[in-house]
The RNA shown here (c-di-GMP-I riboswitch aptamer) has 75 nucleotides and comes from a Solirubrobacterales bacterium. Its Rfam family is "c-di-GMP-I riboswitch aptamer". Gene Ontology term of the family: cyclic-di-GMP binding. The organism belongs to Solirubrobacterales, within Bacteria. The sequence was found by an Rfam model in a public genome assembly.
RNA sequence: UCCCCGAAAGGGCACCCCCGUCGCGAGGCGGGUCCGCAAAACCAUGGGACUCUCAGAGUCGGCCGGGUUGCCGAA
Numbered sequence: 001u002c003c004c005c006g007a008a009a010g011g012g013c014a015c016c017c018c019c020g021u022c023g024c025g026a027g028g029c030g031g032g033u034c035c036g037c038a039a040a041a042c043c044a045u046g047g048g049a050c051u052c053u054c055a056g057a058g059u060c061g062g063c064c065g066g067g068u069u070g071c072c073g074a075a
Base pairs, nucleotide, nucleotide: 012037013036017032018031019030020029021028022027035062041068042067043066046064047063048060049059050058051057052056
């Protein structure tokens, strides 16, 4: 110097639930809440689960894998 890891600091997101709203629905959005998360940022590409007006169309990235990007960098 580089790589791996991720302490501390500054911060970030926001499970379940409640209210409102959109949707046939799974769910989405906004507000409250804060279980947790070092990518709990983005992507529906593989698997999986779920929904329906069901041989097709959708939903879930906080189910697992993968890809892309990002703040700090102690031991």